[in-house]
A computed fold for a 96-nucleotide RNA from an Actinomycetes bacterium, annotated as Glycine riboswitch aptamer. Model confidence (mean pLDDT): 80 of 100. The source organism's lineage runs through Bacteria, Bacillati, Actinomycetota and Actinomycetes.
RNA sequence: UCACACUGACCGGGAGAGACUUCGCGCAGCCGGCGCGGGGCGCCGAAGGGGCAACCUCCCCGGAACCUCUCAGGCAAGCAGGACCGGGCAGCGUGC
Numbered sequence: 001u002c003a004c005a006c007u008g009a010c011c012g013g014g015a016g017a018g019a020c021u022u023c024g025c026g027c028a029g030c031c032g033g034c035g036c037g038g039g040g041c042g043c044c045g046a047a048g049g050g051g052c053a054a055c056c057u058c059c060c061c062g063g064a065a066c067c068u069c070u071c072a073g074g075c076a077a078g079c080a081g082g083a084c085c086g087g088g089c090a091g092c093g094u095g096c
Base pairs, nucleotide, nucleotide: 002095003094004093006091007090008089010087011086012085013084018041020040021039022038023037024036025035026034027033042075043074044073048071049069050068051067055063056062
């Protein structure tokens, strides 16, 4: 210097599911409507978390999913979040 792996932050992409209902407060107000918060029922899975397990691996230990459960989180648009993917940067390790 190059390649690969891991970690970190940054940039880009990134799905699903009630504009349901009720109560309170506020705005506006003829009826309607809007925003925030609490509850009810219904739903989603891709933060996190739990469970089994293919597999790693012949055995023990251990690890382990986009499967599963929905505790948490989320359910018009927007904002935020978002597993994962891509990009370059930095650190670290291995190889040449």